[in-house]
Context: one part of a larger RNA
């Protein structure tokens, strides 16, 4: 100097981001215990005596039941005696010390208020929490071969349950409560119109041409003329096959009509007016689906800001109360309250200390030096 431990004058949190660390509390019995309350808590609230040893009531209260008598319903029966043996607590009076739960184990407490009701669970290894979950509430899905999951399927979970069941979303005990909006988007119903898929393939149409038909040429057979046959060429006809084009018929869906917010989600500007100023109960406009209702408020939310008033302190960006200008609080994306909880967050008191004011010193291990 490190590490672990001790003690410390006066002070006594002046330390620090902050009582972090440390001090202190601490046990049994007895008295006493507030606000608040969900009447259970709260509480060990808080605060206060008493604690050793010796002797005496006294081997006492008590607890154990030998023994020995009685009763009768004659029983693993009542009742009485109380021998032995074990045995607190209290009160009185003494003794001693600085100190009597003398050592070890062994709760610091009050106050104000944010969050979250609670107990619980989580970031195995830098967060334990106001995150998560929670009983309670709502909504919506599902008639059973259930909705939903898992898997290609078989088939399994749900559930050997049946809607007071299961899924499946949001909020979170509880107490007062949960206000407007169905334009928008999503979810349920509706079916007359508009559109609309494969799908069918009407009408045309490309090409290619079977077949048929006239006609003109050459040849060949028969025949009296004349006819026939077969090539070839031209004009027409055109089955089939093929190109393409879509008429028509066609279902949900969409457009549409309705419903629905504890579904997503959203709740407004301007002007002007009261006989002191202020201010606006009223009044005029504009727009909107509808314009923020109750309660709360500079707040886990306010930016301006260390708003502004009051309380604590000699002196308080924090903290508690109230105010209302809500930059940007608001009702199951919950509002506000609230007993009790809580290794939660702010804040302030007492007790207590080396935290510090200002550090000194002691024990023990190491490091350092020398051997």
């Nucleotide at each position: 100097c490190u590490u672990g431990g001790g003690u410390g004058a006066a002070g006594g949190a002046a330390c620090u981001a902050g009582g972090c660390a440390a001090a202190a509390u601490g046990a049994u019995g007895u008295c006493g215990u507030a606000a608040c309350u969900u009447c259970g808590g709260g509480a060990g609230a808080a605060g206060a005596c008493a604690u050793u040893c010796u002797g005496a009531u006294u081997g006492u209260a008590a607890g154990u039941g030998a023994u020995a008598a009685a009763a009768u319903u004659u029983a693993c029966u009542u009742u009485u005696u109380g021998a032995g043996c074990u045995g607190a607590a209290a009160u009185c009076a003494g003794a001693c010390u600085a100190a009597g739960g003398u050592a070890a184990u062994u709760g610091c407490u009050g106050g104000c208020u944010g969050c979250a009701a609670c107990u619980g669970u989580u970031u195995a290894u830098u967060a334990a929490a106001a995150a998560c979950a929670c009983a309670g509430c709502a909504c919506u899905g599902u008639g059973c071969u259930a909705a939903c999951a898992c898997g290609u399927a078989a088939g399994u979970g749900g559930a050997u349950g049946u809607a007071u069941a299961c899924g499946g979303u949001g909020u979170g005990a509880u107490g007062c409560c949960u206000g407007c909006c169905c334009a928008g988007u999503g979810c349920c119903g509706g079916a007359a119109g508009g559109u609309u898929a494969a799908u069918u393939g009407a009408c045309u149409u490309u090409g290619u041409g079977a077949u048929u038909a006239u006609a003109u040429u050459u040849u060949u057979u028969u025949u009296c003329u004349a006819a026939a046959a077969a090539a070839a060429u031209a004009u027409a006809u055109g089955a089939g096959c093929u190109u393409a084009u879509a008429a028509u018929a066609a279902a949900a869906g969409c457009c549409c009509c309705g419903g629905u917010a504890a579904a997503c989600g959203g709740c407004g500007g301007c002007c002007g007016u009261a006989a002191c100023u202020a201010u606006a109960a009223c009044g005029g406009u504009c727009c909107u689906a509808a314009g923020g209702u109750a309660g709360c408020g500079a707040a886990a939310u306010u930016c301006c800001u260390u708003g502004u008033c009051g309380g604590g302190u000699a002196a308080g960006u924090u903290c508690c109360g109230a105010c209302c200008u809500g930059c940007a609080c608001g009702a199951a994306u919950g509002g506000c309250g609230u007993a009790a909880u809580g290794a939660u967050g702010g804040c302030c008191a007492g007790a207590c200390u080396g935290u510090c004011u200002c550090c000194a010193c002691c024990c023990a291990a190491g490091a350092c030096u020398c051997a």

The part of an RNA shown here (large-subunit ribosomal RNA, domain IV) has 371 nucleotides and comes from endosymbiont of Euscepes postfasciatus. Its mean pLDDT, the model's own confidence on a scale to 100, is 86. The RNAcentral record of the full RNA draws on ENA, Rfam and SILVA. It is recorded under the gene name rrl. It matches the Rfam family "Bacterial large subunit ribosomal RNA".